RNA sequence: GGGGCGGUAGCAUCAGUGGCCGUAUGCCCUGGCCUGUAAAGCCAGAGAUCAUGGGUUCAAAUCCCAUCCGCUCCA
Numbered sequence: 001g002g003g004g005c006g007g008u009a010g011c012a013u014c015a016g017u018g019g020c021c022g023u024a025u026g027c028c029c030u031g032g033c034c035u036g037u038a039a040a041g042c043c044a045g046a047g048a049u050c051a052u053g054g055g056u057u058c059a060a061a062u063c064c065c066a067u068c069c070g071c072u073c074c075a
Base pairs, nucleotide, nucleotide: 001074002073003072004071005070006069007068010027011026012025013024019058029045030044031043032042033041051067052066053065054064055063
């Protein structure tokens, strides 16, 4: 330099292949219960414009282009 695959909560893993609401689990965070206090445990809640920018479309996480990053193959 070229090809392929991937990037979705603060962190890790993940569902969603054009149509209301972006899905879940664990940790973290907030509140409550429990406790003399705290930890642990239990309950509830908050947190995502989907790597970035542009395009197509009435409508994009999803399709197209460019760029960035990661993995992998070739040179």
The RNA shown here (transfer RNA) has 75 nucleotides and comes from Saccharimonadales bacterium (SeqCode). Rfam family: tRNA. The family's RNA type in Rfam is transfer RNA. Its family is annotated with triplet codon-amino acid adaptor activity in the Gene Ontology. Lineage of the source: Bacteria > Bacteria candidate phyla > Candidatus Saccharimonadota > Candidatus Saccharimonadia > Saccharimonadales (SeqCode). The RNAcentral record of the sequence draws on ENA.